[in-house]
RNA sequence: UAUCUUAGAGCGCUGAGUCUGCAAUAGGCAGAGCGGAGGACCCGAUUUUUGGGGUUAAUCAGGUAUGUAGCCUGAGGGGCUACCCAGCAGCCCCCACCCGUCAGCUAACUUCGUAAGCGUCGUUUGGGGGGUACU
Numbered sequence: 001u002a003u004c005u006u007a008g009a010g011c012g013c014u015g016a017g018u019c020u021g022c023a024a025u026a027g028g029c030a031g032a033g034c035g036g037a038g039g040a041c042c043c044g045a046u047u048u049u050u051g052g053g054g055u056u057a058a059u060c061a062g063g064u065a066u067g068u069a070g071c072c073u074g075a076g077g078g079g080c081u082a083c084c085c086a087g088c089a090g091c092c093c094c095c096a097c098c099c100g101u102c103a104g105c106u107a108a109c110u111u112c113g114u115a116a117g118c119g120u121c122g123u124u125u126g127g128g129g130g131g132u133a134c135u
Base pairs, nucleotide, nucleotide: 011119012118013117014116018032019031020030021029022028033114034113035112036111037110038109043104051102052099053098054097055096059075060074061073062072063071064070076094077093078092079091080090081089083128084127085126086125087124088122
């Protein structure tokens, strides 16, 4: 100096999933913030086994396979690259779960959640901002 592994701390990323207070060994309580669902008039829709619907970026349309899984193509959607925004470029994801025959929108109102999982670094272009030092 480089690589690999382990542990801790800091920082950062996806996500609504954070903070405060009271408590203290309980599978705690209450609030604020953020997020979701149900629910009038009006408007919309009348297409309901070909079931229907919700959360989420996580869908749609073809092809292959007898069909399914899988695979391929296209369209569409989402994330990261460390101050912020936009562009360029690069690298990735398109899962999963739930309701239970039933829900359009929706003021008042009612109600639920506040997890889980990870480790990118480009000294790139433009604009905007912040900090430090000196005068």
A computed fold for a 135-nucleotide RNA from Syntrophomonas sp., annotated as c-di-AMP riboswitch aptamer (ydaO/yuaA leader). NCBI's taxonomy places the organism under Bacteria, Bacillota, Eubacteriales, Syntrophomonadaceae, Syntrophomonas.